[in-house]
């Protein structure tokens, strides 16, 4: 310095042809237990990396940037 691929909940990651974000784990609460665990029932938590554009309407799609990883030189 070029090419791919990547950045979404605390942490792994989904999110298909644009239409008001979800799952697993954690976490907090119930019920259950002598109790604790685990299993069950609920629930809380997001400026989807920044910044501009297109659109009614953007995690999505253009354009520029930062960061990871890999590969080329």
């Nucleotide at each position: 310095g070029c090419c791919a691929c990547g950045g979404u909940a605390g942490c792994u990651c989904a999110g298909c042809u644009g239409g008001u974000a979800g799952a697993g784990c954690a976490c907090a609460g119930g019920a259950c237990u002598c109790a604790u665990a685990a299993g069950c029932c609920u629930g809380g938590g997001g400026u989807c990396c920044c910044c501009g554009g297109u659109u009614c309407a953007a995690g999505c799609c253009c354009g520029g940037g930062c960061c990871g990883u890999g590969g080329c030189a």
A computed fold for a 73-nucleotide RNA from a Candidatus Peribacteraceae bacterium, annotated as transfer RNA. The source organism's lineage runs through Bacteria, Bacteria candidate phyla, Candidatus Peregrinibacteriota, Candidatus Peribacterales and Candidatus Peribacteraceae. It matches the Rfam family "tRNA". Model confidence (mean pLDDT): 82 of 100. It was read from a public genome assembly.